[in-house]
RNA sequence: CCUGAAAAGGGCAAACCCACCGCGAGGUGGGGGCGCAAAGCUGCGGGCCUCAUGACGUGACUCUUUGUGGGUCGUGAGGUGGCCGGGUUGCCAGGG
Numbered sequence: 001c002c003u004g005a006a007a008a009g010g011g012c013a014a015a016c017c018c019a020c021c022g023c024g025a026g027g028u029g030g031g032g033g034c035g036c037a038a039a040g041c042u043g044c045g046g047g048c049c050u051c052a053u054g055a056c057g058u059g060a061c062u063c064u065u066u067g068u069g070g071g072u073c074g075u076g077a078g079g080u081g082g083c084c085g086g087g088u089u090g091c092c093a094g095g096g
Base pairs, nucleotide, nucleotide: 001095002094003093004092011036012035016031017030018029019028020027021026034082040088041087042086044085045084046083047080048079049078050077051076052075053074054073055072056071062070063069064067
């Protein structure tokens, strides 16, 4: 440096539940394990999601809390590392 997760020692922790924080996406702690060879760290690029705001749309149908309610695009801010890529660190084994 490459490959792998068979062995050995282990590690992390999905959904869901409880408590707390947040307008929200979501986060933290405890429980719990779907899974993961980086499911360690990092918001640099993309995707997706949230909030605010502006513009457009508001035709038909339908739902409805009967509300210029829902949608699209733009801008700003945020989230997601277990969506993908990049950066970076790393146990074991095999090969170079």
Molecule: c-di-GMP-I-GGC riboswitch aptamer
Organism: uncultured bacterium